A computed fold for an 86-nucleotide RNA from Candidatus Atribacteria bacterium MT.SAG.1, annotated as c-di-GMP-I riboswitch aptamer. The sequence is in RNAcentral, with records from Rfam. Its mean pLDDT, the model's own confidence on a scale to 100, is 81.
[in-house]
RNA sequence: AGUUGAUAAAGGCAAACUAUCCGAAAGGAUAGGGCAUAAAGUUAUGGGUCUAAGACAUUUUUGGUUAUGAUCGCUAGACUGCCGGC
Numbered sequence: 001a002g003u004u005g006a007u008a009a010a011g012g013c014a015a016a017c018u019a020u021c022c023g024a025a026a027g028g029a030u031a032g033g034g035c036a037u038a039a040a041g042u043u044a045u046g047g048g049u050c051u052a053a054g055a056c057a058u059u060u061u062u063g064g065u066u067a068u069g070a071u072c073g074c075u076a077g078a079c080u081g082c083c084g085g086c
Base pairs, nucleotide, nucleotide: 002086003085004084005083012037017032018031019030020029021028022027035073041079042078043077045076046075047074048071049070050069054066055065056064
């Protein structure tokens, strides 16, 4: 430098759920928790998904459309990285 992730170690991260707070909601933050995870590190760029405050339309309806909101632990891409094997 390339490739690879087991038969290793040290550690990292932390789903559901619970509490408090933020938010219109989706969802997020912190603490506990421990489902998972070799990029479950960073990034909303393409696609997907969720929400619909506001706006728009309808004109009577607990309704419709819409992201400028959210999700990177849905997926593809971009950037960066620990340890070990070869």